[in-house]
Model confidence (mean pLDDT): 85 of 100. This is a predicted structure of a 90-nucleotide RNA (SAM riboswitch aptamer (S box leader)) from Actinokineospora enzanensis DSM 44649. NCBI's taxonomy places the organism under Bacteria, Bacillati, Actinomycetota, Actinomycetes, Actinokineospora enzanensis. The model forms 96% of the base pairs in the Rfam consensus. Its Rfam family is "SAM riboswitch aptamer (S box leader)". Its family is annotated with regulation of gene expression in the Gene Ontology.
This record gives sequence, structure tokens and C1' cells, in this order.
RNA sequence: AAUCCAUCCCGAGCGGCUGAGAGACCUGGCUCGUAGACGCCGCAGCAACCACCCACCGCGGGCAGGUGCUACCGCCAGGAGCGAUGGAGG
Repeated sequence: AAUCCAUCCCGAGCGGCUGAGAGACCUGGCUCGUAGACGCCGCAGCAACCACCCACCGCGGGCAGGUGCUACCGCCAGGAGCGAUGGAGG
């Protein structure tokens, strides 16, 4: 890497830099955006997938160390070799 499992309507934003598109892809809508979106960095926060602690037949409780996340249900509908995140795997 292939592959497998789980989750994707809970929750959580400020500052600096940048400068035109962005919300994964296609079609159609809707929305965000020069009153600065998207992205990057910093800080802050949310969350219990893994780790750790407690209890345990089992259910569970705690904890921000490793990831992740912090507009809109993965923005919505249809589509496809769908995608994303975590864990396993060798």
C1' cells in the first nucleotide's frame, strides 16, 4: 500500500500573514467571500477514536499525552472506482 472495522444532523474562534476565489470531484441549487473568504502560522477551545487511570462478566466513569476537529447535516439533491477522520493491518 491492499484490505477490514467504526464514525460523519452533539460540541468548539480569536489574532497575524496572504489576496480571489471557497464549501473534496461531476451536474443542478444554496451559501461564504476585497467590510478579506479559502489557505498558512500562533494562541485558545471542543471532542473520548487510540494511549493512560478507576471500576468491571459486561455496560461505564475520568483524563487533552497521540491524532482529529472548531459556517451551513460530508451545505442540499442526484451520481461515482465516492470522500474524510480514527483504529487495525503487513